[in-house]
RNA sequence: GAAGCGGGCCGGACGGCCGCCGGCAGCCGCCGCCUCGUGCGGCGGCGCUGGAGGAAGGUCCGGACUCCACAGGGCAGGAUGCUGGCUAACGGCCAGGCGUCACCGGCCGCGAGGCACGGGGCGACGGAAAGUGGCACAGAAAACAUACCGCCCAAGCUGCUGAGUUGGCAGUCACUUCGGUGAUUGCCCGCUUCGGUGGCCGGCAAGGGUGAAAAGGCGGAGUAAGAGCCCACCGCGCCCGUGGUGACACGGGCGGCAUGCCAAACCCCAUCCGGAGCAACACCAAAUAGGCACGCGUUCGGCUUCGGCCGUCAGGGCGGUCCGCCCGAGCGUGCGGGUAGGUGGCUAGAGCAGCCGGGUAACCGGCCGCCCAGACGAAUGGCCGUCAGCCGGUUCGCCGGCCUACAGAAUCCGGCCUACAGGCCCGCUUCCCUU
Numbered sequence: 001g002a003a004g005c006g007g008g009c010c011g012g013a014c015g016g017c018c019g020c021c022g023g024c025a026g027c028c029g030c031c032g033c034c035u036c037g038u039g040c041g042g043c044g045g046c047g048c049u050g051g052a053g054g055a056a057g058g059u060c061c062g063g064a065c066u067c068c069a070c071a072g073g074g075c076a077g078g079a080u081g082c083u084g085g086c087u088a089a090c091g092g093c094c095a096g097g098c099g100u101c102a103c104c105g106g107c108c109g110c111g112a113g114g115c116a117c118g119g120g121g122c123g124a125c126g127g128a129a130a131g132u133g134g135c136a137c138a139g140a141a142a143a144c145a146u147a148c149c150g151c152c153c154a155a156g157c158u159g160c161u162g163a164g165u166u167g168g169c170a171g172u173c174a175c176u177u178c179g180g181u182g183a184u185u186g187c188c189c190g191c192u193u194c195g196g197u198g199g200c201c202g203g204c205a206a207g208g209g210u211g212a213a214a215a216g217g218c219g220g221a222g223u224a225a226g227a228g229c230c231c232a233c234c235g236c237g238c239c240c241g242u243g244g245u246g247a248c249a250c251g252g253g254c255g256g257c258a259u260g261c262c263a264a265a266c267c268c269c270a271u272c273c274g275g276a277g278c279a280a281c282a283c284c285a286a287a288u289a290g291g292c293a294c295g296c297g298u299u300c301g302g303c304u305u306c307g308g309c310c311g312u313c314a315g316g317g318c319g320g321u322c323c324g325c326c327c328g329a330g331c332g333u334g335c336g337g338g339u340a341g342g343u344g345g346c347u348a349g350a351g352c353a354g355c356c357g358g359g360u361a362a363c364c365g366g367c368c369g370c371c372c373a374g375a376c377g378a379a380u381g382g383c384c385g386u387c388a389g390c391c392g393g394u395u396c397g398c399c400g401g402c403c404u405a406c407a408g409a410a411u412c413c414g415g416c417c418u419a420c421a422g423g424c425c426c427g428c429u430u431c432c433c434u435u
Base pairs, nucleotide, nucleotide: 001431002430003429004428005427006426007425008424009423010422012387013386014385015384016383017382018381020051021050022049023048024047026046027045028044029043030042031041032040033039034037053406057417058416060415061414062413063412064411065277066276067275068274077273078272079271080270081269082096083095084094085093086092097125098123099122100121101120103119104118105117106115107114108113126268127267131266132265133262134261135260148208149207150204151203152202156200157199158198159197160196161195162194163192164191165190167188168187169186170185171184172183173182174181175180216234217233219231220230235257236255237254238253239252240251241250242249243248281344282343283342284341291335292334293333294332295331296330300311301310302309303308313328315327316326317325318324351370352369354367355366356365357364358363389402390401391400392399393398
């Protein structure tokens, strides 16, 4: 210097002009109110000051806060699930254990490849000897084991055959008391602690083959052939000891293979969980229309073609009053609930920065400093210049373009997940160059 892996951080900078939202014991102006003041409230201008994010996002998990419900217990339902710690809590984080992956290094091997030793990635990582259920295709068999190819004929039955042998028959030779006797050859019926080769029945599960997975693995002994049938090692289970808070590790002994896989199938075990959500909730409170209470009025007279009309009368309008005119069956006052609207909740907090201390770390404690958006038909923007950055062109002087990616608060906080132009830093490993 490059590449790979892992982790952390930034996410345009500065200046000028204009604008938007919030705040101010500041200044000025206008308006309203009263208890008339150096008052209170509202609006506008000026000044000062604060104004998006690492994810503000998805709304997946946990909490704060608010209202509703609630004696206690159980059932149902949901979530979580190695161990220890952190935390307000969590399905989050930290540390560790175990498993898994041959990605990098290392070791073994001629090689194909193997080994989880170091690093790194990944793991819903309680229980499959409580029960139920499932395991496609292929395969003999997918779990009370079984037998397609194959291996074996040890036991039983049996065919052929070799050898041996009892008996029978026939031949030859020898001997003879002529009745036979002995030896030997051939054939026949049988027999066998014998051999060979088949069949049936039977034995086996080592090997082949199927499959994602095959009833412990590998070697030896053994056998007719085989097999945890037996033995050593490994695995598994149980017990003991040692170390560790623990998950677990190491060592020893025993058992002798039962206990295949799936719980992200039902299920079992342990722990936790009331519901709704700031459009929660609380306060103030119009107009109109309902509700309740009280007061006044709906009267009286005349005319009539029986439809009404006129005067009078509660009330209302014509600016206050008198007169006059018009409308007229309802009018007025008070109370209460709700709506529009307004205010609070609302941002000083499980807060941020620095230093010190404890802890491997997550995190915790102390000191000191700081205040950092609170909108609601919803502000946080636009333009210009300089410098970075990226892209394209280049006569290597520079020119042109993008002025940026993902995205934008809405009660707040802790996480997880997802999106992201470009850039910076740290650790480990390997390679190259220089000394």